Context: one part of a larger RNA
RNA sequence: GAUGAACGCUGGCGGCGUGCCUAAUACAUGCAAGUCGAACGGACUGAAACCUUCGGGUUGAAAGUUAGUGGCGGACGGGUGAGUAACGCGUGAGCAACCUGGCUUUUAGAGGGGGACAACAGCUGGAAACGGCUGCUAAUACCGCAUAACAUUAUCGCAAGGCAUCUUGUGAUAAUCAAAGAUUUAUCGCUAAAAGAUGGGCUCGCGUUGGAUUAGCUAGAUGGUGGGGUAACGGCUCACCAUGGCAACGAUCCAUAGCCGGACUGAGAGGUUGAACGGCCACAUUGGGACUGAGAUACGGCCCAGACUCCUACGGGAGGCAGCAGUAGGGAAUAUUGGGCAAUGGGGGAAACCCUGACCCAGCAACGCCGCGUGAAGGAAGAAGGCUUUCGGGUUGUAAACUUCUUUGACAGGGGACGAGGCGAAGACGGUACCCUGAAAACAAGCCACGGCUAACUACGUGCCAGCAGCCGCGGUAAUACGUAGGUGGCGAGCGUUAUCC
Numbered sequence: 001g002a003u004g005a006a007c008g009c010u011g012g013c014g015g016c017g018u019g020c021c022u023a024a025u026a027c028a029u030g031c032a033a034g035u036c037g038a039a040c041g042g043a044c045u046g047a048a049a050c051c052u053u054c055g056g057g058u059u060g061a062a063a064g065u066u067a068g069u070g071g072c073g074g075a076c077g078g079g080u081g082a083g084u085a086a087c088g089c090g091u092g093a094g095c096a097a098c099c100u101g102g103c104u105u106u107u108a109g110a111g112g113g114g115g116a117c118a119a120c121a122g123c124u125g126g127a128a129a130c131g132g133c134u135g136c137u138a139a140u141a142c143c144g145c146a147u148a149a150c151a152u153u154a155u156c157g158c159a160a161g162g163c164a165u166c167u168u169g170u171g172a173u174a175a176u177c178a179a180a181g182a183u184u185u186a187u188c189g190c191u192a193a194a195a196g197a198u199g200g201g202c203u204c205g206c207g208u209u210g211g212a213u214u215a216g217c218u219a220g221a222u223g224g225u226g227g228g229g230u231a232a233c234g235g236c237u238c239a240c241c242a243u244g245g246c247a248a249c250g251a252u253c254c255a256u257a258g259c260c261g262g263a264c265u266g267a268g269a270g271g272u273u274g275a276a277c278g279g280c281c282a283c284a285u286u287g288g289g290a291c292u293g294a295g296a297u298a299c300g301g302c303c304c305a306g307a308c309u310c311c312u313a314c315g316g317g318a319g320g321c322a323g324c325a326g327u328a329g330g331g332a333a334u335a336u337u338g339g340g341c342a343a344u345g346g347g348g349g350a351a352a353c354c355c356u357g358a359c360c361c362a363g364c365a366a367c368g369c370c371g372c373g374u375g376a377a378g379g380a381a382g383a384a385g386g387c388u389u390u391c392g393g394g395u396u397g398u399a400a401a402c403u404u405c406u407u408u409g410a411c412a413g414g415g416g417a418c419g420a421g422g423c424g425a426a427g428a429c430g431g432u433a434c435c436c437u438g439a440a441a442a443c444a445a446g447c448c449a450c451g452g453c454u455a456a457c458u459a460c461g462u463g464c465c466a467g468c469a470g471c472c473g474c475g476g477u478a479a480u481a482c483g484u485a486g487g488u489g490g491c492g493a494g495c496g497u498u499a500u501c502c
Base pairs, nucleotide, nucleotide: 001501002500003499005498006497007496008495009494012372013371014370015369016368017367018365019364020330025328026327027326029325030324031323034072035071036070039069040068042066043065044064045063048059049058050057051056079283080282081281088208089207090206091205092204093203094202095201098200099199103196104195105194106193107192108191109190111145113143114142120135121134122133123132124131125130151176152175153174154173155172156171157170158169159168160167161166181188182187209255210254211253216246217245218244221243222242223241224240225239226238227237228236258280259279260278261277262273263272264271265270285306286305287304288303289302308319309318310317311316336362338361339360340359344358345356346355347354348353375405376404377403378402385396386395387394388393409443411438412437413436414435415434419429446491447490448489449488450487451472452471453470457486458485459484460483461482467474468473
């Protein structure tokens, strides 16, 4: 000098930040991912008309609501740092070994059929969670057929290029593969192909903590051939064959640790660090697994096993805050079960709009940085009081009183935003900031030190006691070093102490 700090004493205001570093411990409660009726069939409400025994019934436009089927999104956003010493991260290259929903551009196309399953109805099992059987039905749900090429595969060529496997362009033949409609008629969708952009996957060079009181390690292990698998290369996996591969330039093992941009410090070199913000990675009660999907081996999806908690009619079920608040526990220690989608951004929708604890705000905390204030000028009978004294005085001290003046902040009253654009509407913050007016010095100062280092000294008490102390060291009867008082010095809404780094 610095800190995500804590503790002690003290504490006026504002702005901007920051706030579980410990138990990746367990979690009550609420919220955090939905949306689309312009994909679909139902159900409900329903103007009006008709019938009526005045109880009601039938038909039913527009419009609305939505359990179900279906689509898109739940792989983003948000959290945490347990694991990981690794191509995990950083940096620089490569993929002639790859994928990419939505978006953009371009070229073509959308013909004709079929069978179901929910919802629903009936029956029925179960305490519940949740089902079972029979029957009906729609679609942008599902399945054949047709049409196909610049697609894919196979065969046969030609040309050009390269980086070994090869790549690119082009020609012929054969085989295979598409589609869906909606509407307010503006459009929005659907299928195939090519290209772009974006996002990802993989490979390699270099760098990346300590320990040798860890010296040998390795059997899919190292390589080959061939199957399989993947979007793709590859022992990724399998069969067979060979016996390799790594290591004193530190393998293996043990311990520790998310990495970086950065941050702190330092003249720099360097050292330390990785809170907040940004990028990457990993994880989501512990371990394992796949499904769906363009994308996950998926925090608020599924299955299995374990531990734990809860419900139960004992047969069986339910759950996962390292999301935002909040609770218990741990701890020296870390906040509200707040407001709003107004802005920015995200998902869905043609849109209106809906959802959004992302985000924007407010609340709490001197936790940090910055700014401001606690008055200003005059004022000597140098008042009183305190302390001290050689009893003359000295000092507190222009300090106070007193006079004049000012009103920042706080307080009260009035006005009152920007942030909101594209014709409008829409502001949580917020009656906030800010402006005007008013009152009165009125409401606002402490903490540490005073032997030397180190700025600042006397008195009393104590008497190697009580105590102080960062180091040197003070205290045993005159202690500037202990305790108190007066005075002084330093910093100041803070000041000291402790811890850690330079």

Small-subunit ribosomal RNA, 5' domain from an uncultured bacterium, 502 nucleotides, folded computationally. The full RNA is in RNAcentral, with records from ENA.